[in-house]
Molecule: transfer RNA
Organism: Solirubrobacteraceae bacterium
RNA sequence: GGGCCCGUAGCUCAAUCAGGAGAGCGCCGCUCUCGCACAGCGGAGGUCAGGGGUGCAACUCCCCUCGGGUCCA
Repeated sequence: GGGCCCGUAGCUCAAUCAGGAGAGCGCCGCUCUCGCACAGCGGAGGUCAGGGGUGCAACUCCCCUCGGGUCCA
């Protein structure tokens, strides 16, 4: 220098093909208990790596850039 893969909630990861953001754990509150844990119910938490384009609408499609992994040279 080139090819491929990855980047989404505090953590681990779905959703991408085929356009309209979720799960588990964690955190907060309530119920339960003498109290804690467990359990049940509810809730908060996201520039979807960054920028641009197309489109009513973009994590998703297109272009550029950044970071990580891997292979080739």